[in-house]
RNA sequence: AAAGGCAGCUGGAUGGUCGCGUGCCGAAAGGCAUGAGGAAAGUCCGGGCACCGUAGGGCAGGAUGCCAGCUAACGGCUGGUGGAGGCGACUCCAAGGCAAGUGCAACAGAGAGAUACCGCCGUGAUGAUCACGGUAAGGGUGGAAAGGUGCGGUAAGAGCGCACCGGCGGCCUGGCGACUGUGCCGUCAUGUAAACCCCAUCCGGUGCAAGAUUCGGGGACACAUAGGGCGGCCCGUCCUGUUCCCACAGUAUCGCUAGAGCGCACUGGCGACUUUGCGCAUGGAUAGAUGACCAUUCUCGACAGAACCCGGCUUACAGGCUGCGCUUUGAUG
RNA sequence: GUGGGUGUAGUUCAGUUGGUUAGAGCGCCAGAUUGUGGCUCUGGAGGUCGUGGGUUCGAAUCCCACCACCCACC
Numbered sequence: 001a002a003a004g005g006c007a008g009c010u011g012g013a014u015g016g017u018c019g020c021g022u023g024c025c026g027a028a029a030g031g032c033a034u035g036a037g038g039a040a041a042g043u044c045c046g047g048g049c050a051c052c053g054u055a056g057g058g059c060a061g062g063a064u065g066c067c068a069g070c071u072a073a074c075g076g077c078u079g080g081u082g083g084a085g086g087c088g089a090c091u092c093c094a095a096g097g098c099a100a101g102u103g104c105a106a107c108a109g110a111g112a113g114a115u116a117c118c119g120c121c122g123u124g125a126u127g128a129u130c131a132c133g134g135u136a137a138g139g140g141u142g143g144a145a146a147g148g149u150g151c152g153g154u155a156a157g158a159g160c161g162c163a164c165c166g167g168c169g170g171c172c173u174g175g176c177g178a179c180u181g182u183g184c185c186g187u188c189a190u191g192u193a194a195a196c197c198c199c200a201u202c203c204g205g206u207g208c209a210a211g212a213u214u215c216g217g218g219g220a221c222a223c224a225u226a227g228g229g230c231g232g233c234c235c236g237u238c239c240u241g242u243u244c245c246c247a248c249a250g251u252a253u254c255g256c257u258a259g260a261g262c263g264c265a266c267u268g269g270c271g272a273c274u275u276u277g278c279g280c281a282u283g284g285a286u287a288g289a290u291g292a293c294c295a296u297u298c299u300c301g302a303c304a305g306a307a308c309c310c311g312g313c314u315u316a317c318a319g320g321c322u323g324c325g326c327u328u329u330g331a332u333g
Numbered sequence: 334g335u336g337g338g339u340g341u342a343g344u345u346c347a348g349u350u351g352g353u354u355a356g357a358g359c360g361c362c363a364g365a366u367u368g369u370g371g372c373u374c375u376g377g378a379g380g381u382c383g384u385g386g387g388u389u390c391g392a393a394u395c396c397c398a399c400c401a402c403c404c405a406c407c
Base pairs, nucleotide, nucleotide: 001329002328003327004326005324006323007322008321009320010319012297013296014295015294016293017292018291020035021034022033023032024031025030037303041314042313044312045311046310047309048308049207050206051205052204056235057234058233059232061203062202063201064200065199066080067079068078069077070076081095082093083092084091085090096198097197101196102195103192104191105190117139118138119135120134121133122132123131124130125129147165148164149163150162151161152160166188167187168186169185170184171183172181174179211254212253213252216246217245218244219243220242221241226240227239228238229237261280262279263278264277265276268273298301334406335405336404337403338402339401340400343359344358345357346356352390361377362376363375364374365373383399384398385397386396387395
């Protein structure tokens, strides 16, 4: 210098006029303050909160799936293990079990987990072929065909034996563990669980239209082997009326926004995170506000807009900017 | 807000324990028939199975993410 890798930030600015939501002040007119995001989105997970009667057990169902940790919790995150890609920095992985059972593997092929089509060998017939038996070395089919290569061995062959290599299981070594290894013993076993299933762990249901506050009347049916709370079912457990109509009742009030909050320093930790201290702060509607116009200016402005709240994931995003004891290549010293 | 479903030819629909080349009706095109048209007969064309990834030997079918549309509840 070029090409990369990783981690982040920003998302037009200033002023004026007229409007809108909320809060405060004011008798009113009005005045002052404040008013979308990194994803507010998708609603894919996890929690807070609220109610269902504290919700205990079993079955069913669902989710997750290498290990250890972090966290309120998670399917998230961090650090590792194993595997894959890249020269590398680094990135990616639904990564338990098919050696528990069952199913499936179309077409091709003799044969798809058990086999003899061609070939090879032996025996017997014969007369140049047939029958029986052995054989997975060679051919052919296929995504996949009896661990691979070599030597020995054999009638021909075969882990049948040996050497090297590879896979799997057990023991041992090291490690909290996943796992590991110039170790020992055994063994050669098709693939598929994003097929049923098995194993381990976790999950009660409904969602702020949850729910709370305020508030009556009338009708019908029933007296328990009933009805209801109760949600897929059962056990268990609790209550005693059940059900319909009208009114309060709607644009009511509360829930509603300060919460596992954010920033900085510090303690512990490789890290996610965390202890302590200091500091910061104002969207809260209910037909639903956050806009329009003008002026100046620049690099001419992307994706997009709250509806109970928070932690994640995923997806969308014009342009601009920053950092690094990062990597590779080239040149020079 | 919560929950569920659908997407296959121009159109309406089949096809799902994964398997050879995804089919049918209507429509379209060509030919035959007719003096001409229709009806009828024969033949043919037409598909990124919504999009993108993954699992598998193999995906319309199984899994994940996204897009569009529809329905239900209070």
Source information:
The prediction has a mean pLDDT of 76. Predicted 3D model of RNase P RNA and transfer RNA as a complex of 407 nucleotides. Rfam match: Bacterial RNase P class A. From the family's description: Ribonuclease P (RNase P) is a ubiquitous endoribonuclease, found in archaea, bacteria and eukarya as well as chloroplasts and mitochondria.